[in-house]
Annotation: Small-subunit ribosomal RNA from a metagenome, 1515 nucleotides, folded computationally. The RNAcentral record of the sequence draws on SILVA.

RNA sequence: AGAGUUUGAUUCUGGCUCAGAACGAACGCUGGCGGCGUGGAUAAGACAUGCAAGUGGAACGCUGGCUGUCAGGUAGCAAUAUUUGGCGGUUGGAGUCGCGUAAGGGUGCGUUACACGUGGGCAAUCUACCGCAAAGACUGGAAUAACUUGCUGAAAGGCGAGCUAUAUCAGAUGUGCUUGCUUGAGGGCAUCUUCUAGCAGGCAAAGUCGGGGACCGUAAGGCCUGACGCUUUGCGAUGAGCCCGCGGCCUAUCAGCUAGUUGGUGAGGUAACGGCUCACCAAGGCUAAGACGGGUAGCUGGUCUGAGAGGACGACCAGCCACACUGGAACUGAGACACGGUCCAGACACCUACGGGUGGCAGCAGUCGAGAAUCUUUCACAAUGGGCGCAAGCCUGAUGGAGCGACGCCGCGUGGGGGAUGAAUGGCUUCGGCCCGUAAACCCCUGUCAUCCGCGAUCAAACUCGGAGGCUUAAUACUCCUCCGACUGAUCGUAGCGGAAGAGGAAGGGACGGCUAACUCUGUGCCAGCAGCCGCGGUAAUACAGAGGUCCCAAGCGUUGUUCGGAUUCACUGGGCGUAAAGGGUGCGUAGGCGGUUGGGUAAGUCAGACGUGAAAGCCCGGAGCUUAACUCCGUAAUGGCGUCUGAAACUGCCCGGCUAGAGGGUUGGAGGGGGGACUGGAAUUCUCGGUGUAGCAGUGAAAUGCGUAGAUAUCGAGAGGAACACCAGUGGCGAAGGCGAGUCCCUGGACAACUCCUGACGCUGAGGCACGAAAGCUGGGGCAGCAAACAGGAUUAGAUACCCUGGUAGUCCCAGCCCUAAACGGUGCACGUUUGCUGUGGGUGGAAUCGACCCCACCCGUGGCGAAGCUAACGCAUUAAACGUGCCGCCUGGGGAGUACGGCCGCAAGGUUAAAACUCAAAGAAAUUGACGGGGGCCUGCACAAGCGGUGGAGUAUGUGGCUCAAUUCGAUACUACGCGAAGAACCUUACCUGGCCUUGACAUGCAAGUAGUAGAAGGAUGAAAGUCCGACGACCCCGCAAGGGGAGCUUGCACAGGUGCUGCAUGGCUGUCGUCAGCUCGUGUCGUGAGAUGUUGGGUUAAGUCCCGCAACGAGCGCAACCCCUAUGCCCUGUUGCCAACUUCGGUGAAAGCCGGAAGCACUCUGGGCAGACUGCCUCGCUUCAACGAGGAGGAAGGUGGGGAUGACGUCAAGUCAGUAUGGCCCUUACGGCCAGGGCUGCACACGUACUACAAUGCUCGAAACAAAGGGAAGCAAUACCGUAAGGUGGAGCAAAUCCCCGAAAAUCGGGCUCAGUUCAGAUUGUCGUCUGCAACUCGACGGCAUGAAGCUGGAAUCGCUAGUAAUGGCGCAUCAGCUACGGCGCCGUGAAUACGUUCCCAGGCCUUGUACACACCGCCCGUCACAUCACGAAAGCCGGUUGUACCCGAAGUCGUCCCUCAAAAGGCGCCGAAGGUGUGGCUGGUGAUUGGGAUGAAGUCGUAACAAGGUA
Repeated sequence: AGAGUUUGAUUCUGGCUCAGAACGAACGCUGGCGGCGUGGAUAAGACAUGCAAGUGGAACGCUGGCUGUCAGGUAGCAAUAUUUGGCGGUUGGAGUCGCGUAAGGGUGCGUUACACGUGGGCAAUCUACCGCAAAGACUGGAAUAACUUGCUGAAAGGCGAGCUAUAUCAGAUGUGCUUGCUUGAGGGCAUCUUCUAGCAGGCAAAGUCGGGGACCGUAAGGCCUGACGCUUUGCGAUGAGCCCGCGGCCUAUCAGCUAGUUGGUGAGGUAACGGCUCACCAAGGCUAAGACGGGUAGCUGGUCUGAGAGGACGACCAGCCACACUGGAACUGAGACACGGUCCAGACACCUACGGGUGGCAGCAGUCGAGAAUCUUUCACAAUGGGCGCAAGCCUGAUGGAGCGACGCCGCGUGGGGGAUGAAUGGCUUCGGCCCGUAAACCCCUGUCAUCCGCGAUCAAACUCGGAGGCUUAAUACUCCUCCGACUGAUCGUAGCGGAAGAGGAAGGGACGGCUAACUCUGUGCCAGCAGCCGCGGUAAUACAGAGGUCCCAAGCGUUGUUCGGAUUCACUGGGCGUAAAGGGUGCGUAGGCGGUUGGGUAAGUCAGACGUGAAAGCCCGGAGCUUAACUCCGUAAUGGCGUCUGAAACUGCCCGGCUAGAGGGUUGGAGGGGGGACUGGAAUUCUCGGUGUAGCAGUGAAAUGCGUAGAUAUCGAGAGGAACACCAGUGGCGAAGGCGAGUCCCUGGACAACUCCUGACGCUGAGGCACGAAAGCUGGGGCAGCAAACAGGAUUAGAUACCCUGGUAGUCCCAGCCCUAAACGGUGCACGUUUGCUGUGGGUGGAAUCGACCCCACCCGUGGCGAAGCUAACGCAUUAAACGUGCCGCCUGGGGAGUACGGCCGCAAGGUUAAAACUCAAAGAAAUUGACGGGGGCCUGCACAAGCGGUGGAGUAUGUGGCUCAAUUCGAUACUACGCGAAGAACCUUACCUGGCCUUGACAUGCAAGUAGUAGAAGGAUGAAAGUCCGACGACCCCGCAAGGGGAGCUUGCACAGGUGCUGCAUGGCUGUCGUCAGCUCGUGUCGUGAGAUGUUGGGUUAAGUCCCGCAACGAGCGCAACCCCUAUGCCCUGUUGCCAACUUCGGUGAAAGCCGGAAGCACUCUGGGCAGACUGCCUCGCUUCAACGAGGAGGAAGGUGGGGAUGACGUCAAGUCAGUAUGGCCCUUACGGCCAGGGCUGCACACGUACUACAAUGCUCGAAACAAAGGGAAGCAAUACCGUAAGGUGGAGCAAAUCCCCGAAAAUCGGGCUCAGUUCAGAUUGUCGUCUGCAACUCGACGGCAUGAAGCUGGAAUCGCUAGUAAUGGCGCAUCAGCUACGGCGCCGUGAAUACGUUCCCAGGCCUUGUACACACCGCCCGUCACAUCACGAAAGCCGGUUGUACCCGAAGUCGUCCCUCAAAAGGCGCCGAAGGUGUGGCUGGUGAUUGGGAUGAAGUCGUAACAAGGUA
């Protein structure tokens, strides 16, 4: 310090989430030791038991025990025992009295308050004990408890009769104090106060215990002295009370509150001021700076967090407050309205003899309850502190300790060193190895902690006692001081120290997709599950579960909850509002905030200094003590604040006086749809009347409804009536906004300019408030021509409650009154100032010039465009700011729920305004980018359309597919881009399918081990459908070695393994299809942009082309295009057999001859196959903005503008196709999902589709005659001549491994004959029968031939396909596969050989540019609403049930106060006021529940439509 998450990507806005720290925590797993802390946060719920406040005999009496002593009695000879009494000592008990019990300890209910904090005030106060000082303590009286005794009650207790005190009362004294009056002097802060003097009135006291020389006294004692007490007063200290300034929660959906209320006078009351209380009088007091009400809450020092400012909290410790079962009340007292006191009422609990009593853990422990959750019914007063006491001492659940809990912080340990064959297990693996890992084992050590044994502290010094000394004194008493000695430890036999033994007793938790450090295997298969956010899981999951490994912490680790942080995400520090959330619709103006210039004063703010305070603890810093640390101690610093005094006077404020630059006024002037009222006008629509006139008019995409022969529309004339004001008219004018448009007049507001005359800061903004406020709407009254919600009809449509059409009512108009909202928008609040410019336009003024106010120049005000700096996320804004500043107001804080509910206010209503929450999502959004898309635009191309030719779709057949069927009809392909496709050949085989029969190391490969010698092999035989199984004469081989023997091959057995057309093409390679032979797709550097990206590649031309040229912040380059390659078209050269034969020469055959046939020679031609040439817009003319690219035409040429054809397929798209061609990861099968065999099936047939063939005929068919090819193939082959057969074919076999021989006599065309428009001499399906061929085998299921049979079909609906030239169409020929063939398919070859293209509007596809977008899985996109179902939260609701609070009345406890009735007096009692709880009635606020109801949210695959996003198909 940041990170993740909206997008295809980007920048921004914005929320959500995470990493950190913390906790009085809880939960899960785990758990060795110690130190220091800490521990009922919930039920202020209820409590058994024990303890938590007593003490003093030196205030007092009574009474008991023990003991000393004295006297008496009894028993005894006596010692002695026992008993009674007195005195002394000591120790108990209850009581009187004093002090304490108001502290300490607990809790946080209540409380928003002078409760707390801070700083002041009391001239308005008190203060026991304590300190200092002054003075005093005299004389009497009457009671009461205990005790004794009587009565009563179950008990608690109560009533009556008899004694004492430091208890209590009266009197005296009065230093003093106090009340009233009077005199004088001083001070202060208003009331006042201090001192002095005088008069009058009132007010005190207590003793106890030591010591003692003189004096008195019989004694006690007096007396003296000391200590402790007592009384009065003053001062102090401490503590308390009261008052005030300031400070600190939420809510305005709480806006008004208040009758003792506010003040006064008088009185009462209090320690004291005061409506604190009362009587009377007045009508005040508080409030937007938030009263009153509601909710919540003890406050603070501080704690946590944070860089800080802040935010949250207020455990432990400390200060204050409040409370003590709930409510009320007083008493005592210095102090209480009293935690362990009293009285009353209430609830609860306990005891009871039913009459009545008792109790209060929010003290320490502990119990129950509720709860996620919080400890021992412990030890000690040794220390510290408190109460009492002269003291010893007693009491002290305060406190000091221990115990329990990993609840927290801190410290320590669970071992250290060596140790490689890198052991084993485990895990992974590419099978080589790697990891765990020096880790272990093993060797050598150490001894912390724990365990055992032994020693063994500090916290302790006082008080007191004993002794010595000193001061003082009459004193060797006493008090005080100094020294010596003695006494005292809960924790604790603890800390610590020493010794012993042995690595021995001591490690877990979480995580490992990103954020975030850490990765693999297996299992699972959108299941189980995970998850803080994003998100994982649908068969290869680093995200689930387990394991190995790794990472992070460590006696802990995680989870949950909460707080702060990150969050500058409430922004003071430190945010925003054109489009992301956000400017009020507009003005006027109140409070408030802010405010020009100058002089003087003041000193409130401000600044400086000093002083006081800011408790301690805590934090920071320095130091010290526990072995360290935590912890503790000491000292500084700090404590932003508040108060007081002194000073400064710039700025702000305040007061006084000036100024004129702000503001306002005055004079003059022009501009204007500014507002209101009245009057007037013409055009047009409609209607009425009249004329002319006839069949239509109107309306639409097309129609229809409608109007019209009762005369419309059209046209002419006249009239009526209402509304709106064409042209002018303009990013022109005016107005605050809404808004304002014919003309004239009247009334009226504002702005502007010039003059610079007046006032003298009079200003700006503006919460509330007031006014205005389009359209629609409402009320009442008028008006109504046109238009027109609703409504009706006609169309459209699947529907059409719409769009279109015909009508049409409210309304639109006027008057009066409401409503008060708009995309009321510049989506931009108002005011002022500052900051480069260019150019329009409206109004005004001036200058120059002029006939002129034309033009021109300058200034001011307004209104536009473009742009500099600057700003902005970008778009954009830019002197009319969204720039730079100032002042003030309004508003925002994720999306939805929702501008909704409830409540309030307004409204006649409609509704407006103010304005939430539950719940839900991880986004919602802004701008810009690249694509894609559009029933957006522009340009361009393509057999895309058009123009043509021929088809398909109808028939029959073939073939493929779907479907159906089946034991099986194997599998795949299935929009274009599957369907004569894989398949260039299914009768068996193929074959993968089905049925049945068999085999199991296997039909095939490799390795290991063992076995085997008549081994391998094998004629033959049995069985069987075959495969297989069984038998089997005969019978081997290679290498080394002399041989024996060994090894190999083979065979058998066993183990590894083979095998799989089983699955996954969505795990893959490779190959292929398609867009598309479309012209595109990118890169480097540079530049621009915050960035995604852009530029280049766009633009102007041009091209088949991102082809080329020009221009240009681009310059270059790559993959594509083109070219290079092949075929073909022309020529030349070479070549010359198997090709060629024209000429010359020659031979043979035949013939009368011409000639013909064959051969040689030859290589001219054809041809073969090699090379070369040729074509490049090279030349000419013209066009084009160009000395360009290019286009058009021409010449030449075999060929002309890429000549024709082929091969060649950019980046990529479709999870396109293929695991069944092969390869291949993973998964699956292993006597079977492998292998072999026979038979069947893939050929199955109500049907549907695709692709073809053959036809329907005369441009034809048929018969006859007779021409002209190319390209291929041939040895298990092609096969000639010849013969046989009607034919398929057979016999036979010359020739040919091929320019030689064969397939092979091409067909259409041509010539001639027939047919004559018919289901035919068309067409040939189907069927019968006889054959041929291939083949082990043609039944399922082959092809072909002969004869016979002779179906549908007479040119094909909607629709749809191909083709632009040697093309379509048409004719035949060949080849691959192959035994044969279902080929009519596929791939090639040659022959004959057209028509048409105006053109790019439309359909389809594509390219480039541009535009819009809410799309990005990209329009087969996105997305809205109703309905139906489920779940959730909320609102309304007849009511019902609570809580809280007000008010009126009733009742009225205790008690204070009053009163006098009572009493000698006091008390008691009576009466009265107030008064808690309670009751009755009636309101407010708030919560729960509620049949039913309303909308909302959410939910893989429901229904209906298609509203929005593109011109979203009606913007």
Rfam family: Bacterial small subunit ribosomal RNA.